Molecule: transfer RNA
Organism: Planctomycetota bacterium
RNA sequence: GCACUGGUCGUCCAGAGGCGAGGACUCCGCAUUCGUAACGCGGCAACGCCGGUUCGACUCCGGCCCGGUGCU
Numbered sequence: 001g002c003a004c005u006g007g008u009c010g011u012c013c014a015g016a017g018g019c020g021a022g023g024a025c026u027c028c029g030c031a032u033u034c035g036u037a038a039c040g041c042g043g044c045a046a047c048g049c050c051g052g053u054u055c056g057a058c059u060c061c062g063g064c065c066c067g068g069u070g071c072u
Base pairs, nucleotide, nucleotide: 001071002070003069004068005067006066007065010025011024012023013022018055027043028042029041030040048064049063050062051061052060
C1' cells in the first nucleotide's frame, strides 16, 4: 500500500431503514435484615468523526480516525 473485519451506556454483548436504542454486570436509590451479603423493585448512562442518499439512517453509500486478521 491492497483486501476483509470490527468501533453502540463505565465493561461485555444484541439490534442491520420507522424500536421508548434493549440485555447482563457495575454504579445510585428504595424495600428486606439487628447489620452485611444475597434476592426483589426502581433509576442513571451509549450509536467513533464528517459528508451523502432517503419523508425517515445506529442501520445503506463515500471519506477520515482507531483496533484486529490476511497478502505484498